[in-house]
RNA sequence: AAUAGUCUUCAGGGCAAGGUGAGGGUAUAUCCCGAUUCCUGACCGGUGGUUAAAGUCCACGAGCAAAAAGCUGAACUGGUGAAAUUCCAGUACCGACGGUACAGUCCGGAUGGAAGAAGGCAGGU
Numbered sequence: 001a002a003u004a005g006u007c008u009u010c011a012g013g014g015c016a017a018g019g020u021g022a023g024g025g026u027a028u029a030u031c032c033c034g035a036u037u038c039c040u041g042a043c044c045g046g047u048g049g050u051u052a053a054a055g056u057c058c059a060c061g062a063g064c065a066a067a068a069a070g071c072u073g074a075a076c077u078g079g080u081g082a083a084a085u086u087c088c089a090g091u092a093c094c095g096a097c098g099g100u101a102c103a104g105u106c107c108g109g110a111u112g113g114a115a116g117a118a119g120g121c122a123g124g125u
Stems, first nucleotide, its partner, number of pairs: 001125001005121006015041001017040003023033003042105002044095002046060004055093002063071002075091005097108003
């Protein structure tokens, strides 16, 4: 210095918004509760790679599936530059399963698992 081994730690963010009112409550008062689901607006972005930084490029994880084969979301235009579908400007779009008024943001499986990141240990070459 490289390589295989082993162990430890870490490894996901986001509305308690406004409106409406399916439905429900009882003291029957044109009172109260009631959607993150409908409307409006707001907000969020795992890991590795890619000449330069990525939710929307390439791959992986997560999820579904006998847990096997396999399946699994979304971006364009302009600018700068040697180089960017990654930066800047503009306008868009996407988001597992179960629950519940139909959920990317709530609750749950999950004090789980995991791509991977960092570090320790001893040995051999």

Source information: FMN riboswitch aptamer (RFN element) from a Halanaerobiales bacterium, 125 nucleotides, folded computationally. Of the family's consensus pairs, 97% are formed in the model.